[in-house]
Context: one part of a larger RNA
Molecule: large-subunit ribosomal RNA, domain IV
Organism: Clostridiales bacterium
RNA sequence: CCCUUGUUAAGGAACUCGGCAAAAUAACCCCGUAACUUCGGGAGAAGGGGAGCCUAUAGUAAUAUAGGUCGCAGUGAAGAGGCCCAAGCAACUGUUUACCAAAAACACAGGUUUCUGCUAAAGCGCAAGCUGAAGUAUAGGAGCUGACGCCUGCCCGGUGCUGGAAGGUCAAGGGGAAGAGUUAGGAUGACGAGUAUAUCUAUUCCAAAGCUUUGAACUUAAGCCCCAGUGAACGGCGGCCGUAACUAUAACGGUCCUAAGGUAGCGAAAUUCCUUGUCAGGUAAGUUCUGACCCGCAUGAAUGGCGUAAUGAUUUGGGCACUGUCUCAACAAGGGACCCG
Numbered sequence: 001c002c003c004u005u006g007u008u009a010a011g012g013a014a015c016u017c018g019g020c021a022a023a024a025u026a027a028c029c030c031c032g033u034a035a036c037u038u039c040g041g042g043a044g045a046a047g048g049g050g051a052g053c054c055u056a057u058a059g060u061a062a063u064a065u066a067g068g069u070c071g072c073a074g075u076g077a078a079g080a081g082g083c084c085c086a087a088g089c090a091a092c093u094g095u096u097u098a099c100c101a102a103a104a105a106c107a108c109a110g111g112u113u114u115c116u117g118c119u120a121a122a123g124c125g126c127a128a129g130c131u132g133a134a135g136u137a138u139a140g141g142a143g144c145u146g147a148c149g150c151c152u153g154c155c156c157g158g159u160g161c162u163g164g165a166a167g168g169u170c171a172a173g174g175g176g177a178a179g180a181g182u183u184a185g186g187a188u189g190a191c192g193a194g195u196a197u198a199u200c201u202a203u204u205c206c207a208a209a210g211c212u213u214u215g216a217a218c219u220u221a222a223g224c225c226c227c228a229g230u231g232a233a234c235g236g237c238g239g240c241c242g243u244a245a246c247u248a249u250a251a252c253g254g255u256c257c258u259a260a261g262g263u264a265g266c267g268a269a270a271u272u273c274c275u276u277g278u279c280a281g282g283u284a285a286g287u288u289c290u291g292a293c294c295c296g297c298a299u300g301a302a303u304g305g306c307g308u309a310a311u312g313a314u315u316u317g318g319g320c321a322c323u324g325u326c327u328c329a330a331c332a333a334g335g336g337a338c339c340c341g
Base pairs, nucleotide, nucleotide: 001336002335003334004333005332006331007330008329010327011326014325019322028050029049030048031047036041038147052069053068054067055066056065057064058063082320083319084318085317086316087315088314089312090311094106095105110145111144112143113142114141115140116139122131123130124129148307149306150305151304153237154236155235158234159233160230161229162228163227164226167225168224169223173219174218179213180212181211182210185206186205187204192200193199238256239255240254241253242252265299266296277293278292279291280290281289
């Protein structure tokens, strides 16, 4: 010097990102117990008091009241809530990143939408088959939301989904028009064959109903175009200018655009850049905190909005108690380090 412990004058968070760590509280009995509340809770709220032995009094007694007194020795591996106030988030018990995150994330009961009539939908598998389910719409699958309370506004133009079927478009298939090639066939026809003006042939031309190829009209499903519906479907929810008898502001008016222009709530917020916004509270002093305001850069209603008792190894602010966290360090014990062997 390091580690693990113990004690500490006066002060008591002045430490620090932050009371991290430590201290403190603690079992049992009695008294007593607030706001709020879903009436269950909150609650062991908080906050007080008590205990052994002796004597006196009261009592049948347990015990109660008053006075006095002891404060010592041990046992066991090991024993015992700190509390209060305010706010955010998540209702709750639960689950999770085995080995840096336990949470406000996931789940949840509840809500809602949608699919599914049973050989169900959905899923796995090439199939057989299996799960769903030895279930049957009070069931099963999928999505979103997430107890409870009060609620959940406007927009269907785009995208999606559902329904519709007149018209347009449109695949294979059916259908074969017109065309092209080729040949059967026909014609021509030598200076070739033939005695020959017959006939045959090279050549050239025409040309099929044959063969090959190409394939128009017409017919024809879904889909798409089209027409409707649908937001607890994906999503979206304006700008400029003027105006009141001080000023300021604008209930009001004008105009442009849109599918419609953000309703109720909440709001410098887990969302606010400017920003330590402004005012108030708390402090001697407060970028944090609480309550308001509203100018919402860029809140807002099941991507849920706003509240909410209880709950939380949750996050933030404050207070009481307590302390070596600190002012400011000291001493002691054990174990290391170090020296000798």